Overview
Predicted 3D model of a 124-nucleotide RNA (SAM riboswitch aptamer (S box leader)) from Winogradskyella psychrotolerans.
RNA sequence: AUGUUAUCAAGAAAGGCGGAGGGAAUGACCCUAUGAAGCCUUAGCAACCCUUAGAUUUACUAAGAAGGUGCUAAAUUCUACUUAAUUAUUUGAUUCAUUAAUCGAAAAAUUGGAUAGAUAACUC
Numbered sequence: 001a002u003g004u005u006a007u008c009a010a011g012a013a014a015g016g017c018g019g020a021g022g023g024a025a026u027g028a029c030c031c032u033a034u035g036a037a038g039c040c041u042u043a044g045c046a047a048c049c050c051u052u053a054g055a056u057u058u059a060c061u062a063a064g065a066a067g068g069u070g071c072u073a074a075a076u077u078c079u080a081c082u083u084a085a086u087u088a089u090u091u092g093a094u095u096c097a098u099u100a101a102u103c104g105a106a107a108a109a110u111u112g113g114a115u116a117g118a119u120a121a122c123u124c
Base pairs, nucleotide, nucleotide: 003122004121005120006119007118008117013042014041015040016039017038021031022030023029027078028077043072044071045070048068049067050064051063052062053061054060076116081113084111085110086109087108089106090105091104092103093102094101095100
């Protein structure tokens, strides 16, 4: 680096070195000299791999945390694309007795989906 599967609104920070950026990407909005990135130490969170017990072909359930990863500002910080649904607004056309009906357009909000990304396990 490729592909597959699963998860992503929960949870968990102090110190040392360092010295200006960082939050992937667009826009926004944030963090940051009351010290960014990065590196190190210690601590913690979680439970993907894992361990134990039960069930069992596998799947599954409960408990655990020695080991391998991961993580410890903000929902993956929100957001970009789009089908659909709902809501309300504006507007055009047609029908018409009408303040009504039908068809369409615009931009917005909410929900959902896709794309992208992160992590794990397996794979090439």
Its mean pLDDT, the model's own confidence on a scale to 100, is 76.